[in-house]
Context: one part of a larger RNA
RNA sequence: UGACGGGGACCCGCACAAGCAGCGGAGCGUGUGGUUUAAUUCGAUGCUACACGAAGAACCUUACCCAGGCUUGACAUACAGGUGGUAGUGAACCGAAAGGGGAACGACCCGCAAGGGAGCCUGUACAGGUGUUGCAUGGCUGUCGUCAGCUCGUGUCGUGAGAUGUUGGUUUAAGUACCCUAACGAGCGCAACCCUCGUUGCCAGUUACAAGUGUCUGGCGAGACUGCCGGCCACAAGCCGGAGGAAGGCGGGGAUGACGUCAAGUCAGCAUGGCCUUUAUGUCUGGGGCUACACACACGCUACAAUGGGUGACUACAAUGGGUAGCCAAGCCGUGAGGCGGAGCCAAUCCCACAAAAUCACCCUCAGUUCAGAUUGCAGGCUGCAACCCGCCUGCAUGAAGUCGGAGUUGCUAGUAAACGCGCGUCAGCCAUAGUGCGUUGAAUACGUUCCCGGGUCUUGUACA
Repeated sequence: UGACGGGGACCCGCACAAGCAGCGGAGCGUGUGGUUUAAUUCGAUGCUACACGAAGAACCUUACCCAGGCUUGACAUACAGGUGGUAGUGAACCGAAAGGGGAACGACCCGCAAGGGAGCCUGUACAGGUGUUGCAUGGCUGUCGUCAGCUCGUGUCGUGAGAUGUUGGUUUAAGUACCCUAACGAGCGCAACCCUCGUUGCCAGUUACAAGUGUCUGGCGAGACUGCCGGCCACAAGCCGGAGGAAGGCGGGGAUGACGUCAAGUCAGCAUGGCCUUUAUGUCUGGGGCUACACACACGCUACAAUGGGUGACUACAAUGGGUAGCCAAGCCGUGAGGCGGAGCCAAUCCCACAAAAUCACCCUCAGUUCAGAUUGCAGGCUGCAACCCGCCUGCAUGAAGUCGGAGUUGCUAGUAAACGCGCGUCAGCCAUAGUGCGUUGAAUACGUUCCCGGGUCUUGUACA
C1' cells in the first nucleotide's frame, strides 16, 4: 500500500422482509452428466456451463464411425517441359455412388510467319488440415457492474515505500453538488448530448372516409429549467409541500459498460506464433451416427379442473412484422390436413390475416370426470432425389401419469408481475414448447434494514501479499 476478518460505523441493490406467480412431485420437449456404442464429432461445465456455440442435424450441414475411391490433390501461386485428334463432349463395360474406363465426335485467341496465349498433361516447389497449444496470441465476449469508482500534472508532507488531492460536514441515483480544507487543477467514468413513448404548433402526403377535415404517416419546432409560490436549511448545495401543466424534481424505457479482475471463454467464426501431419490427421462418394437409455441434474411446455371444460353466436377489439425461387384472394372439391384455381400485389394500395383471453346463450355439477392429454393402432396429406433408423400436419380409435407437489428454491416494485394470443428470423420441410419482438387484459405488497447474498466509503486488527 493492498487483500482478508465468523471487527466496528455509515450507505446502497427484488439482498432480506411484505406480496403475487412459479420451480422442486406428473407426462412430454430440449440441453447436460453418466452409461452404451463401430461412432454416439467437438467445445461450454460455481455464480459467469447445462432451449449455451446451434438464427433450423433425414441427405447436405458434419467436424464422428464403417466401407469404396483420388493423390500437385476439391482450392491458390510459381517454375520447367510437353500438348490437334489437344481442350471439350463422351458410348460400351465395372460400380451403391465417387471413381475407373475410354469407342466415337472434336475446337479457340493474337500474329504474314516464326512464335506466343488460354486450356489440359507430366514434374517440382507447394496446396490442404474443424490436427495441438485460449497457459504463446489478435479480435470479440462474459463477470464483478451501469457499481461509483479508477487515475494524472504540478505543489506540499515523508529518509523511503507512499500520503495528500480522492479525507471531513451536509447533499445526491452518482467522486452529484455545496461548504470547510495543503492543496490547485485535469483525464477516464457519473450526468448531459443520441433513439423511443407521452402534450402541442407548423409543413407535406399516393392511407381513410362522412370529401375537407380528422385520424394516421414523418419532417422541423415548442415544452420541464426546482423556472414560480410557501416552509426547512450554514439561509449553501439541496430537501419537503403547493400551483400551473400532457409531463415535476432523473417523466417511462432503450442505447451507452471507467481502471481493472477471473492466466474466465473462444486456435471449431475469423486471423495468427510454435509444434504435428503429407498415399493422409488431406480430399470425394454411399451408408450409419450426432436422435442410443438402468439412471441423475437443468431450462421449458401442458396439466391436475367449476374464477373450469364443451358447443354456438343477434360475437367484438390489436400491434409488430413478412412477401417475386415469394405472399397467395374469390370460387370449387375434401370431415380435415390439403388439393384445384387463378385475381391482385415489387406492396400505407394486393396477400399472409375473421387475434386470443373477453362478451352473450345453452350444456356439464365434483366424478380420475364432457378434467387431463401421454402412449399406441389404423387411414391420409405435404415438403423433399429420399421421411426405416430420423420430419411435420390431418382424421378415426386408444385415453397413461396427474387430485397442486419433500427438504429446498426462482422471478418480479406498475402498465411491472400474472394471464392471452400475434409476428419474425433461421428455414425445402421441421422435431420452436426455444430465441427475439408485438400488442390485449391487468393486480398484490413494501412496517422496516435485525438477519441471508452482493456492493461502496471510512475506520480497526493481521503472523497474508